[in-house]
Formats: sequence, C1' cells, structure tokens
RNA sequence: GUCUCAGUAGCUCAGUGGAUUAGAGCACGGAACUUCUAAUUCUGCGGUCGUAGGUUCGAGUCCUACCUGAGACG
Repeated sequence: GUCUCAGUAGCUCAGUGGAUUAGAGCACGGAACUUCUAAUUCUGCGGUCGUAGGUUCGAGUCCUACCUGAGACG
C1' cells in the first nucleotide's frame, strides 16, 4: 500500500429482510428480606448505534469517504 472483519449502555454482546418504542447479561443506585454482610426478589439509572455526508416518506441496518482495532497478502 491492497483486501477482509469488527466498532451499539461503564464492560461482554444481540439486533444487518429499512418502519417494532434501541435491547439482554454483568456492573452501578434505591427498596424489600436479614441482627449485620453476602445471596435472593422488585425497581431504577445509563446510548445521538465510531465520525461526517448521501439515498429514502422513514437508516443501528443501504451507499461513499474518513478514524480506531485485529488479521491476510505484498
């Protein structure tokens, strides 16, 4: 340099047939239970879906460029 894959909550990930309201587990906050802690149960918080444009009535999802990481080739 070229190509491939990945980028979504604090962490690990799902969602890629364009319209479901952006979700799960763990973590964190509150409450219940308990003599206390842990565990358990209930509940809450947390996102401009890597960045910027484009297509579309409508984009996490499609197209383009760029950024970051991993790999292959040279």
Predicted 3D model of a 74-nucleotide RNA (transfer RNA) from a Methylophilaceae bacterium. Rfam family: tRNA. On this family, see Hou, Trends Biochem Sci 1993: "The tertiary structure of tRNA and the development of the genetic code". Rfam's curators write: Transfer RNA (tRNA) molecules are approximately 80 nucleotides in length. The family's RNA type in Rfam is transfer RNA. Lineage of the source: Bacteria > Pseudomonadati > Betaproteobacteria > Nitrosomonadales > Methylophilaceae. Its mean pLDDT, the model's own confidence on a scale to 100, is 82. RNAcentral holds the sequence, with entries from ENA.